[in-house]
Molecule: Bacterial RNase P class A
Organism: Burkholderiaceae bacterium
RNA sequence: GAAGCAAGCCAGACCGCCGCUGGUGCAAUCGCCGAAAGGCCGCACUGGAGGAAGGUCCGGACUGCACAGGGCAGCGCAGGAGGUAACGCCUCCCCACCGCGAGGUGCGAAUCAGAGCCACAGAGACGAGUCCCUUCGGCGCGAGCCGGAGGGGGUGAAACGCGGCAAUCUUUGCGCGCAGCAACACCAAAUAGGCCGGCAUCGAUGCGGCCCGCGGAGCCGGCGGGUAGGUGGCACCGAGCCGGGCGAGCGAUCGCCUGGCCCAGACGAAUGGCGGUCACGGCCGCGGCGCCUUCGGGCGCUCGCGGCUGCACAGAAUCCGGCCUAUCGGCUUGCUUCACAC
Repeated sequence: GAAGCAAGCCAGACCGCCGCUGGUGCAAUCGCCGAAAGGCCGCACUGGAGGAAGGUCCGGACUGCACAGGGCAGCGCAGGAGGUAACGCCUCCCCACCGCGAGGUGCGAAUCAGAGCCACAGAGACGAGUCCCUUCGGCGCGAGCCGGAGGGGGUGAAACGCGGCAAUCUUUGCGCGCAGCAACACCAAAUAGGCCGGCAUCGAUGCGGCCCGCGGAGCCGGCGGGUAGGUGGCACCGAGCCGGGCGAGCGAUCGCCUGGCCCAGACGAAUGGCGGUCACGGCCGCGGCGCCUUCGGGCGCUCGCGGCUGCACAGAAUCCGGCCUAUCGGCUUGCUUCACAC
C1' cells in the first nucleotide's frame, strides 16, 4: 500500500422567532362543555423519539380467570457446562462444515422399536426381483424356457451391508395452565328488560296551571346488572439510567463501594416550521497543480473560490430483555493475508 475479519461509535451542531404536547409551581374556584362522572381555558420554569421506536417472532413483568396430585393429548426445545427475572437469547468448551488466515456457520438426542421416503441414471433403491458370463438339473426336435450355485460389468451419493434421511411420522428426555392493556379496576346517562313498593276500570297517568270534557291501561318511585361516556392502569424509586473505583470469572455476567439523574407519554394520537452561521456529501462553472497530446484538447486531484442541491432507514402507544429485518454517508480500535522498502 491492497484486499479482508472482528468489536464498537455517530446519525448534523449552534443561535433567533413562531407553534404542539407532558409535568411542577403560581393564579383562580370566576367562567366554559357535560345529566352526572369528569374535563378545559392563563402565566412562569422545565421534559419531549430510535438504533432500530419497525416485524409482532420468542421470553418476562403486570392483570383477569382456572388450579390437590398423577396421566393422556397439544405445542415447543435438543452436544457439555454456565449466565439470566426468563428465553428458542447470550458466553465458554467439544464436534462437524466453510475459509490460506483473522474468523464464520451449525437444521449437533435416537435409524438394534415400528412405519415412510431415497431425485437423475440404472435391470433393480431396501420391496419385489434379476442386466451379463460360467456351470448344474429339468423340459423342449430346436431357438429357448424354468429352477439352483458361483462370478462379473455398468449406473449411482448409496447396490443388499448393522445403507442414508429424524427439518417425514415416530421414540426418548426436558419445559409449558389459558387469555391478553381492546388485559383489568372504579365512576356512571338515555332507552329496553329484571326485582320491590305504591296508585289504577270505584277510570289512574295523559290532553301546558285548575274545572268540565275527551280518552281507555297502564302510571309513579326505589334498587340492581350491563351499554354509551369518563377516570385509573400509564410514564412507574425500578430485573432503573449515566459515570468512577475495587473484586470474582477465559467469558457472558455477577458482587461491593461511590458520584450524579428521574429521562416522551398521546388517544382527531404531540415531539414541528421558518431564517441565519458552520460542518459533511453530490453536481456544475472558474482557477491551480500533475500527466498525455495528432496542439484542437483530453484525463486526474485528501487543492482553492463561487453557485445549485441533498443529508439515509424510519416515528414511541402498558413496560422491559432478546432475535430478525431496513439503513445515505462516515469514524475508532484490534487482528489476518499478500506485495514492496529498510